Predicted 3D model of a 132-nucleotide RNA (c-di-AMP riboswitch aptamer (ydaO/yuaA leader)) from a soil metagenome. Model confidence (mean pLDDT): 79 of 100. The RNAcentral record of the sequence draws on MGnify.
[in-house]
RNA sequence: CGCCGAAUCCGGCUGCGGCCGGAACCGGGGAACCAGUUUCCCCAGGGGUGAAUCGGCCGUGACACCACGUGCGGCCGUAGGGCACCUUCCCGCCCGAACCCGUCAGCUCACCCGGUAGGCGGCACGGAAGGA
Numbered sequence: 001c002g003c004c005g006a007a008u009c010c011g012g013c014u015g016c017g018g019c020c021g022g023a024a025c026c027g028g029g030g031a032a033c034c035a036g037u038u039u040c041c042c043c044a045g046g047g048g049u050g051a052a053u054c055g056g057c058c059g060u061g062a063c064a065c066c067a068c069g070u071g072c073g074g075c076c077g078u079a080g081g082g083c084a085c086c087u088u089c090c091c092g093c094c095c096g097a098a099c100c101c102g103u104c105a106g107c108u109c110a111c112c113c114g115g116u117a118g119g120c121g122g123c124a125c126g127g128a129a130g131g132a
Base pairs, nucleotide, nucleotide: 001121002120003119004118008023009022010021011020012019013018024116025115026114027113028112029111034106045104046101047100048099049098054077055076056075057074058073059072060071080095081094082093083092085131086130087129088128089127090126
């Protein structure tokens, strides 16, 4: 100076470690109407943040064995997502995770509650059209 992301800005107090408040942005809960006909019991429910879903093949653990189902791991794809003024198209390069609630939640006015982290890059400066 930028990128992903809601994760920025302002004010007050302070024993200087922090604490409190506001704005803005983000997320959750929550009527009627509408939607829905479920969930649990062998087999292991349901839901949330997020782009991060789904599928194929292979391997593997437990169960006496086998099969099924489920979990875990790997490889290949994929819904979806990102890349320096903005949008669209083309080209190229990447991501396609992780975590949380705790048997419970559709939407949802009023109303209520919570978050403002973390991680990276150093020629990003490919092309076209339109806009600002």